[in-house]
């Protein structure tokens, strides 16, 4: 320089072009001698960034940033 892969909640990860989620952390309550552990609630997103395609994009397409691995 070239290929190719990833980027979504604090972290781990999901989600057929059709209302963005779980599970850990947090926060709040329940249980109790108190703690932990458990159960329940609640909270929490500019889906890297810009643009196109579409009625409709986390999801297709373009081009950029950033990791990651590879060729040289």
């Nucleotide at each position: 320089u070239c290929c190719a892969a990833a980027g979504u909640a604090g972290c781990u990860c999901a989600a057929u072009g059709g209302u963005a989620g779980a599970g850990c952390a947090a926060u709040c309550g329940g249980c109790u001698g108190u703690u932990a552990a458990c159960c329940g609630a609640u909270c929490g997103g500019u889906u890297g960034u810009a643009g196109g395609u579409u009625c409709g994009a986390g999801u297709c397409c373009u081009a950029c940033c950033u990791u990651u691995g590879g060729a040289g």
Predicted 3D model of a 72-nucleotide RNA (transfer RNA) from Pedosphaera parvula Ellin514.
Rfam family: tRNA. Rfam's curators write: Transfer RNA (tRNA) molecules are approximately 80 nucleotides in length.
Model confidence (mean pLDDT): 80 of 100.
NCBI's taxonomy places the organism under Bacteria, Pedosphaerae, Pedosphaerales, Pedosphaeraceae, Pedosphaera parvula.
RNAcentral holds the sequence, with entries from Rfam.